[in-house]
Context: one part of a larger RNA
Molecule: small-subunit ribosomal RNA, 5' domain
Organism: uncultured rumen bacterium
RNA sequence: GGAUGAACGCUGGCGGCGUGCCUAACACAUGCAAGUCGAACGGGGUAUAGACGCCGUUUGAAGCUUCGGCAGAAAACAUGUCUAUACUUAGUGGCGAACGGGUGAGUAACGCGUGGGCAACCUGCCCCGUACCGGGGGAUAGCAGUUGGAAACGACUGAUAAUACCGCAUAAGCGCACGGUCUCGCAUGGGACAGUGUGAAAAACUCCGGUGGUACGGGAUGGGCCCGCGUCUGAUUAGCCAGUUGGCGGGGUAACGGCCCACCAAAGCGACGAUCAGUAGCCGGGCUGAGAGGCCGGACGGCCACAUUGGGACUGAGACACGGCCCAGACUCCUACGGGAGGCAGCAGUGGGGGAUAUUGCACAAUGGAGGAAACUCUGAUGCAGCGACGCCGCGUGAGUGAAGAAGUAUUUCGGUAUGUAAAGCUCUAUCAGCAGGGAAGAAAGGCCGCGUAAGCGGAGAUGACGGUACCUGACUAAGAAGCCCCGGCUAACUACGUGCCAGCAGCCGCGGUAAUACGUAGGGGGCAAGCGUUAUCC
Numbered sequence: 001g002g003a004u005g006a007a008c009g010c011u012g013g014c015g016g017c018g019u020g021c022c023u024a025a026c027a028c029a030u031g032c033a034a035g036u037c038g039a040a041c042g043g044g045g046u047a048u049a050g051a052c053g054c055c056g057u058u059u060g061a062a063g064c065u066u067c068g069g070c071a072g073a074a075a076a077c078a079u080g081u082c083u084a085u086a087c088u089u090a091g092u093g094g095c096g097a098a099c100g101g102g103u104g105a106g107u108a109a110c111g112c113g114u115g116g117g118c119a120a121c122c123u124g125c126c127c128c129g130u131a132c133c134g135g136g137g138g139a140u141a142g143c144a145g146u147u148g149g150a151a152a153c154g155a156c157u158g159a160u161a162a163u164a165c166c167g168c169a170u171a172a173g174c175g176c177a178c179g180g181u182c183u184c185g186c187a188u189g190g191g192a193c194a195g196u197g198u199g200a201a202a203a204a205c206u207c208c209g210g211u212g213g214u215a216c217g218g219g220a221u222g223g224g225c226c227c228g229c230g231u232c233u234g235a236u237u238a239g240c241c242a243g244u245u246g247g248c249g250g251g252g253u254a255a256c257g258g259c260c261c262a263c264c265a266a267a268g269c270g271a272c273g274a275u276c277a278g279u280a281g282c283c284g285g286g287c288u289g290a291g292a293g294g295c296c297g298g299a300c301g302g303c304c305a306c307a308u309u310g311g312g313a314c315u316g317a318g319a320c321a322c323g324g325c326c327c328a329g330a331c332u333c334c335u336a337c338g339g340g341a342g343g344c345a346g347c348a349g350u351g352g353g354g355g356a357u358a359u360u361g362c363a364c365a366a367u368g369g370a371g372g373a374a375a376c377u378c379u380g381a382u383g384c385a386g387c388g389a390c391g392c393c394g395c396g397u398g399a400g401u402g403a404a405g406a407a408g409u410a411u412u413u414c415g416g417u418a419u420g421u422a423a424a425g426c427u428c429u430a431u432c433a434g435c436a437g438g439g440a441a442g443a444a445a446g447g448c449c450g451c452g453u454a455a456g457c458g459g460a461g462a463u464g465a466c467g468g469u470a471c472c473u474g475a476c477u478a479a480g481a482a483g484c485c486c487c488g489g490c491u492a493a494c495u496a497c498g499u500g501c502c503a504g505c506a507g508c509c510g511c512g513g514u515a516a517u518a519c520g521u522a523g524g525g526g527g528c529a530a531g532c533g534u535u536a537u538c539c
Base pairs, nucleotide, nucleotide: 001539002538003537004536006535007534008533009532010531013395014394015393016392017391018390019388020387021353026351027350028349030348031347032346035095036094037093040092041091043089044088045087046086047085048084049083050082051081052080056077057076058075059074063070064069102306103305104304111231112230113229114228115227116226117225118224121223122222126219127218128217129216130215131214132213133212134168136166137165143158144157145156146155147154148153174199175198176197177196178195180193181192182191183190184189204211205210232278233277234276239269240268244266245265246264247263249261250260251259281303282302283301284300285296286295287294288293308329309328310327311326312325331342332341333340334339359385361384362383363382367381368379369378370377371376398428399427400426401425408419409418410417411416432480435474436473437472438471442466448459449458450457451456483528484527485526486525487524488509489508490507494523495522496521497520498519504511505510
């Protein structure tokens, strides 16, 4: 000099873009952060319409009449059942919940980076292709009844549906086994072709346009595994290891492998630093530097790991699963003492720790994600707003003129000198802030209508949190907007007074003991400027 997720002191006008618990991976009140589908299913509820039944109320036609009434069609209302339509939804079922979001504890490792490999692998949704969707069955939740418990939550009995579940049929292609031919590969072996034997599937809905289901092949995407190289410090850590190293056989896995197991052999690693200990998430990158290098890994992006601590599996295409399950530990809460509930390293927020780090905000309008045919619903992802000079950038705090060089202040050799064109005064201007008026882009898809077999095309219209914001215009007033550090040398900038080795300063050299340009104050000056200094850290 540059830099920072900074902090502290003094000061502080506006805007844009960023950025904000580095400490206790400490504990958490409260709210929200993952749902969706009624076009999979049986029910329930509400509304409307229709049909039917029935009695109740009201009005009361034809008819009869001894004129007092009798009679009772039809209608309306109410009510019940069924059907249809619309809305709604506790349960069954499907998909999602493995993404997105957080954190950096652990990890010195194939964790990461880079380059290869899998002839040792998987891949829901998506795309392409081939073939198929036939016929049956038994349950169960919701519900009803009974019942236990303070609650959490159950138990028993009965009935019922499905794209839930289970058999059967079918098998073009496919899997497995066997041997054959051809071909390829460095090898274990791979591929193609035909044959024999054998094995496995499904679910329908429909507005008739489609949507969906099953099997297989291919693709795409995502993942799994293996290898070469690289990846901090310590030898005041020198020996380490018993599934250890290899083989054979098996088990297990999507898959290779001591991954696991039985047996056999006795290996394997290490001064090219094993083992142990310390520290640490890694990278793209960032800071600095002429470079080489050094330091760092906060924000953004990629990978990894973790989700109160430890362990475990289940479901599933995918997890050993942050807002799932089980067990154990610590902690907190409820309890009728029998037993239960919980997990902010999601977004806000609270306590605590700390030098120190924000709102219990608005919206799904956009982008993206989940579900859905769609409308749409959900989304603390995200988009925005709020707070903080925390950083960077931009703008302003006025411009011109103005010598009686005013007053005041400081100094003085008492003449003056400095502050100083500075002020006042005069003439302008109006950025910003404040006021008033206008006022966006971000939003056209989807949906609707028309055309079209379709892809798609055309048309009219709706939708904005930010926000009455940005921006534009007008009127108005110099009004509302400057501080901080320094002035002995390094180092730009000097005098007076006070103090008297005191009080104090200080980055280094050093100042202060009676004329201190070094302490304190004042005047003046220098530097930077909405900042300026100090501290810490890095180059």